[in-house]
RNA sequence: ACAGCCAAAGCCACACCCGUUGUGAAACGGGGUCGGAAAGCCUCGGGUCUCCAACGCUGGAGAUAGCCGGGCUGCCAUGA
Numbered sequence: 001a002c003a004g005c006c007a008a009a010g011c012c013a014c015a016c017c018c019g020u021u022g023u024g025a026a027a028c029g030g031g032g033u034c035g036g037a038a039a040g041c042c043u044c045g046g047g048u049c050u051c052c053a054a055c056g057c058u059g060g061a062g063a064u065a066g067c068c069g070g071g072c073u074g075c076c077a078u079g080a
Stems, first nucleotide, its partner, number of pairs: 002079002004076001011036002016031006034066001040072003044069003047064007
């Protein structure tokens, strides 16, 4: 470096509920536990979604890293 079947130490936390923020997608905190081997970090490419403008094409600003790819970093155990 490659692979993640089993085990262990820990880690994260979908839906949903409560609170706060935001026009919104959503985010944050608490509860929760569907799941995850990068569900750690980065919007670089694509997808999806929101808002604004236009409305013939589209453009701008955002959200999502738990949609996929890519980049960086990293725990545990085993194999050759």
c-di-GMP-I-GGC riboswitch aptamer from a Gallionellaceae bacterium, 80 nucleotides, folded computationally. The prediction has a mean pLDDT of 83. It matches the Rfam family "c-di-GMP-I-GGC riboswitch aptamer". Its family is annotated with cyclic-di-GMP binding in the Gene Ontology. It was read from a public genome assembly, where an Rfam model found it. Of the family's consensus pairs, 95% are formed in the model.